[in-house]
Context: one part of a larger RNA
RNA sequence: CACACGGUAGGACGAAAAGACCCUAUGGAGCUUUACUCUAGCUUGUCAUUGGAUUUUUAUAUGUCAUGCGCAGGAUAGGUGGGAGCCUUUGAAGUGGCGACUUUGGUCGUCAUGGAGGCAUUGGUGAGAUACCACCCUUGGCAUGUGAAAAUUCUUACCUUGGCCGUAAUCCGGUCUGGGGACAGUGAUUGGUGGGGAGUUUGACUGGGGCGGUCGCCUCCUAAAAAGUAACGGAGGCGCGCAAUGGUUGGCUUAGAUCGGAUGGAAAUCGAUCUGGACGUGUAUUCGCAUAAGCCAGCCUGACUGCAAGGCACACAAGCCGAGCAGGGACGAAAGUCGGUGAAAAUGAUCCGGUGUCACCACGUGGGUGGGGCAUCGCUCAACGGAUAAAAGUUACCCUAGGGAUAACAGGCUAGUCAGGUCCAAGAGUUCACAUCGACGACCUGGUUCGGCACCUCGAUGUCGGCUCAUCGCAUCCUGGGGGGGAAGCACCUCCCAAGGGUAUGGCUGUUCGCCAUUUAAAGCGGUACGCGAGCUGGGUUCAGAACGUCGUGAGACAGUUCGGUCUCUAUCCUCCGUGUG
Numbered sequence: 001c002a003c004a005c006g007g008u009a010g011g012a013c014g015a016a017a018a019g020a021c022c023c024u025a026u027g028g029a030g031c032u033u034u035a036c037u038c039u040a041g042c043u044u045g046u047c048a049u050u051g052g053a054u055u056u057u058u059a060u061a062u063g064u065c066a067u068g069c070g071c072a073g074g075a076u077a078g079g080u081g082g083g084a085g086c087c088u089u090u091g092a093a094g095u096g097g098c099g100a101c102u103u104u105g106g107u108c109g110u111c112a113u114g115g116a117g118g119c120a121u122u123g124g125u126g127a128g129a130u131a132c133c134a135c136c137c138u139u140g141g142c143a144u145g146u147g148a149a150a151a152u153u154c155u156u157a158c159c160u161u162g163g164c165c166g167u168a169a170u171c172c173g174g175u176c177u178g179g180g181g182a183c184a185g186u187g188a189u190u191g192g193u194g195g196g197g198a199g200u201u202u203g204a205c206u207g208g209g210g211c212g213g214u215c216g217c218c219u220c221c222u223a224a225a226a227a228g229u230a231a232c233g234g235a236g237g238c239g240c241g242c243a244a245u246g247g248u249u250g251g252c253u254u255a256g257a258u259c260g261g262a263u264g265g266a267a268a269u270c271g272a273u274c275u276g277g278a279c280g281u282g283u284a285u286u287c288g289c290a291u292a293a294g295c296c297a298g299c300c301u302g303a304c305u306g307c308a309a310g311g312c313a314c315a316c317a318a319g320c321c322g323a324g325c326a327g328g329g330a331c332g333a334a335a336g337u338c339g340g341u342g343a344a345a346a347u348g349a350u351c352c353g354g355u356g357u358c359a360c361c362a363c364g365u366g367g368g369u370g371g372g373g374c375a376u377c378g379c380u381c382a383a384c385g386g387a388u389a390a391a392a393g394u395u396a397c398c399c400u401a402g403g404g405a406u407a408a409c410a411g412g413c414u415a416g417u418c419a420g421g422u423c424c425a426a427g428a429g430u431u432c433a434c435a436u437c438g439a440c441g442a443c444c445u446g447g448u449u450c451g452g453c454a455c456c457u458c459g460a461u462g463u464c465g466g467c468u469c470a471u472c473g474c475a476u477c478c479u480g481g482g483g484g485g486g487a488a489g490c491a492c493c494u495c496c497c498a499a500g501g502g503u504a505u506g507g508c509u510g511u512u513c514g515c516c517a518u519u520u521a522a523a524g525c526g527g528u529a530c531g532c533g534a535g536c537u538g539g540g541u542u543c544a545g546a547a548c549g550u551c552g553u554g555a556g557a558c559a560g561u562u563c564g565g566u567c568u569c570u571a572u573c574c575u576c577c578g579u580g581u582g
Base pairs, nucleotide, nucleotide: 001582002581003580004579005578006577007576010574011573012572014569015568022403023402024401025400027399028398029395030394031393032392035200036199037198038197039196041193042192043191045189046188047187048186049185051154052153053152054151055150056149057148058147059146060145061144062143063142064141065140066139068137078136079135080134081133082132085119086118087117094113095112096111097110098109099108100107101106158180159179160178162176163175164174165173166172203215204214205213212232216238217237218236219235220234221233239384240282241341242340246300247299248298249297250296251295252294254278255275256274257273258272259271260270280289281288283346285344286343287342304327305326306325307324310321311320312319316385329338330337331336352378353377354376355375356374357373358372360371361370362369363368410457411455412453413452414451416450418446419445420444421443422442423441427437428436464539465537466536467535469531470528471527472526473525474524477502478501479500480497481496482495483494484493485492504518505517506516507515508514545563546562547561548560549558550557551556
């Protein structure tokens, strides 16, 4: 060195299980609720099953009886028509009692008495006799019919206790007797309630996700001198206003500085000179603006109707500019200007519906209804190219598809933070920067901390601590050699060389760490997937059970706490150890 056998588990990001953590999906499911929309159930009204009677109230029809008062006028004249007579021994006038109505004057009814008259046509009144008849109006009484409501009641629908029978039958049917009773029950429909049940929704961006913030439009910078250009880059605005702050014609010039001038001052108004646009512009910013787009005044309504060559911009849809033509106008002497506002924000597609108008289409025509064209209205559809008219949570009981496109461990890159060093030397050190320490700063090194990034790994790289076994670095804890000292000695401080060897036992805590006790020459600091779970453990963390505190209406939640909680693998190869053979 090779081979064989036996062994041990460091590696083969070993095997196993398309990661259960995390994120994503217009994926799923369980659960919750004052999410949305339904719904069983419960409840309310109406109708049907469902009938009789009485009373009260009420509506209506018919019949009958009453009722009706402005002034004038015998006096309480409802309207119109006919009308010259009508009522009366079947009891007139009058008188008495009672009742109803009442405008307090009377009208009507009834009983008794009485025993023969009473009332019209005539005058006054808009209208003349309730003398008489007919048809009606207002209000009321009575009767009858019909309807409604309420209450009471009845029994035959309907419900039901018990007995008997079919029948050997806790059903069902028949029958008898009680109880209830048009209620209840049932059906249809209406309103309410309704996580008891169901179906769903619960946005995206995001230096992982959540929390926070944002989401459309305008202006500037970033933007690299055409245009355009990103970020959870840096700054601000908008969701309007104005009938004049619009059109036109004519006119005017702001602001600041200096000097001068009564009250008068930093600033009032006046004059001169200078700068030139700095003022002003309805509201942010940028760009404009003196021929003014700034400031006034006169007259007006072009803040028009029908269009539109050609362009800007652009995936689309939108957006923007526009000469010119026609109609009919405003201002101006005219030329001419005017289709809002100095420009760039001040906003919302489609569907559905409303209103006005046109009189186009359908329903055979008229009436009517529905639709259409034109104009206009209704969205913080603000997650602003708007999924629906209409929508929140929770899951540690969870599931699936995926992702190292994306987090937690480890590695990598980086080195703000961290550790170490060098330089400068203000200062401390009684004096003296440098024995020792060293501010403000400068420059390096390392890759042990906390981070940043998200590069391998999510068809799996097991995670803290302990045990076992280690191995390396030196920025050295001890032992060794040396320099300096603010080194008398003993001690001690600091620096240089040095990694050969060594470098504790206990108490508490899951602890690493730390504190304590007692030793030691010393009880070093770090790397090795915070070395080492196919070597062990499993106390902690980090599933399912349970509890407390707190939060939440709740389901549930908590780098809060607490008790409990399955650690699989027979070694193929490499490495390593031992034995044997060559």

Predicted 3D model of a 582-nucleotide part of an RNA (large-subunit ribosomal RNA, domain V) from a Candidatus Altimarinota bacterium. Rfam family: Bacterial large subunit ribosomal RNA. The coordinates come from a structure-prediction model, not an experiment, and the mean pLDDT is 84. The organism belongs to Candidatus Altimarinota, within Bacteria.